[in-house]
Formats: sequence, C1' cells, structure tokens
RNA sequence: GGCCAGUUAGCUCAGUUGGUUAGAGUAUGGUGCUAAUAACACCAAGGUCGUGGGUUUGAUGCCCUUAUGGGCCA
Repeated sequence: GGCCAGUUAGCUCAGUUGGUUAGAGUAUGGUGCUAAUAACACCAAGGUCGUGGGUUUGAUGCCCUUAUGGGCCA
C1' cells in the first nucleotide's frame, strides 16, 4: 500500500435480504423469600445501533466518507 470481516446497553453478543415500541445474557438498583447473607423469583433503569453525509415515504440493515481494533497478501 491492497483486500476481508467487525464496531448495537457498563461487559459479552443477537437482530431484521428497509416497515413503524431495538433485544438477550451478565452486571447495576429495588422488592419478595431468609434469623441474616448467598442462591432463586419478580420489577426497573440503562442505547444519538462508531463518525459525518447520501438514497428512500421510511435506514441498525443499502451507497459514500472517516475513525478504531483485528486478520490475510505484498
């Protein structure tokens, strides 16, 4: 220098070949349970879907740009 696949909740990851409330586990807070703690059950909060633009009636998903970590080639 070229190519490839990633970037979504604090962390680990799903997701839709464009459609109207974006999810799970874990962690956190609360309640229940217990003599108490843990475990367990229930509830809650937590997201500009890496950045900036474009296409579209509508973008997390498509196109371009840029950033970042990784792999391959030279």
Transfer RNA from Bos grunniens, 74 nucleotides, folded computationally.
The coordinates come from a structure-prediction model, not an experiment, and the mean pLDDT is 82.
The RNAcentral record of the sequence draws on Rfam.
Its Rfam family is "tRNA". Rfam describes the family as follows. Transfer RNA (tRNA) molecules are approximately 80 nucleotides in length. Its family is annotated with triplet codon-amino acid adaptor activity in the Gene Ontology.